[in-house]
RNA sequence: UGCUGAUCAGAGCAAAGCCGCCCAAAGGCGGUGUCGCAGAGCUGCGGGGCUACAGCGAGUGUGACUCGCCACGCCAGCCGGGCCGCCAGC
Numbered sequence: 001u002g003c004u005g006a007u008c009a010g011a012g013c014a015a016a017g018c019c020g021c022c023c024a025a026a027g028g029c030g031g032u033g034u035c036g037c038a039g040a041g042c043u044g045c046g047g048g049g050c051u052a053c054a055g056c057g058a059g060u061g062u063g064a065c066u067c068g069c070c071a072c073g074c075c076a077g078c079c080g081g082g083c084c085g086c087c088a089g090c
Base pairs, nucleotide, nucleotide: 002090003089004088005087012037013036017032018031019030020029021028022027035077041083042082043081045080046079047078048075049074050073055069056068057067058066059065
C1' cells in the first nucleotide's frame, strides 16, 4: 500500500422503549437503555421512502371542517455513489 473480515485481540457506535427539550408534522438533540452494526464514521450526489405548516384544487356562494396534489422540510440503522478511516490476518 492492496485485499480479506473466518479466527484472536484492543477499540467504537447505540435500535426499540421510557424521560426532557425543539418542531405543524416527519423527524432531530440530550439522558437512560444494548436490538443489532466490519464501518450503524461523515456526506442529501443518484434512486427510494416519510411528513404537508404554507400554497393550490375540490366538497361550496362564505366560514369551520374534510379529501386530494405538492418539498423549500426530513430519513445516512433503505440501496448505490463520494470522502476519511481502527484493529487483526494474508
Model confidence (mean pLDDT): 85 of 100. The RNA shown here (c-di-GMP-I riboswitch aptamer) has 90 nucleotides and comes from a Gemmatimonadota bacterium. Its Rfam family is "c-di-GMP-I riboswitch aptamer". Its family is annotated with cyclic-di-GMP binding in the Gene Ontology. NCBI's taxonomy places the organism under Bacteria, Pseudomonadati, Gemmatimonadota.